[in-house]
RNA sequence: GGCAGAGUAGGCAAAAUGCGUCAAGUGUUAAGAGAUGGGAAGUUGCUCUUAGACGAAAGGUUACAUACCUGCGGUAUUUUGUUGCGUCCGCUGUC
Numbered sequence: 001g002g003c004a005g006a007g008u009a010g011g012c013a014a015a016a017u018g019c020g021u022c023a024a025g026u027g028u029u030a031a032g033a034g035a036u037g038g039g040a041a042g043u044u045g046c047u048c049u050u051a052g053a054c055g056a057a058a059g060g061u062u063a064c065a066u067a068c069c070u071g072c073g074g075u076a077u078u079u080u081g082u083u084g085c086g087u088c089c090g091c092u093g094u095c
Stems, first nucleotide, its partner, number of pairs: 001095005010083009019073003028052007038089003042085001058070004
């Protein structure tokens, strides 16, 4: 130097355990901030804060209640699987 490869933040699916169903969460809009392959700059996406608008699926059992069961929520966490950096350098293998 050539060729090949791995790895981020995240996305999706399943399972488990929770939370809510007396509406938090999720989603959405605006502003600000942060992190984001080992390094650099950076994109997409992500997270947080504040404010605004919108807004839901309950049913049953029962000892009548801080209970249980079946559901529901673009619900939370964890695990597994899958997917996942355009550039330069680096890393691994090979010539």
THF (Tetrahydrofolate) riboswitch aptamer, 95 nucleotides, folded computationally. Its mean pLDDT, the model's own confidence on a scale to 100, is 78. The sequence was found by an Rfam model in a public genome assembly.